[in-house]
RNA sequence: AGAUGUCUUCAGGGCAGGGUGAAAAUCCCGAUCGGCGGUACAGUCCGCGAGCCGUUUUGGCUGAUCCGGUGCAACUCCGGAACCGACAGUGACGCGCACACUGGGGCGCGAAGUCUGGAUGGAAGAAGAUGUGU
Repeated sequence: AGAUGUCUUCAGGGCAGGGUGAAAAUCCCGAUCGGCGGUACAGUCCGCGAGCCGUUUUGGCUGAUCCGGUGCAACUCCGGAACCGACAGUGACGCGCACACUGGGGCGCGAAGUCUGGAUGGAAGAAGAUGUGU
């Protein structure tokens, strides 16, 4: 130095301010966040994890970017303008249905990246300790 066994630790962030209102981190304006490996430095490329489904080790599903510049090389840097965000719950918003007959309430469905929860969990992986053998 590379290979391999065992163990330990670590391993996800975020609605300020304003509007309406009895009430909103849920509606509106606006603000703000970005796991791991690869590669010219990446939420948007390639792959993985997380999440969901299954006949449950090996299967399936799973979001989003362009333009200009520099450069040998960048969908990664710089400048500009965009876009995206699991499941369950809540939700003043939206859609539909029937009642009622103008006073309204009822039922169903959808609706949060940032709130609550599974999760004091798990994990892609990262670092370290120690052993074996080349």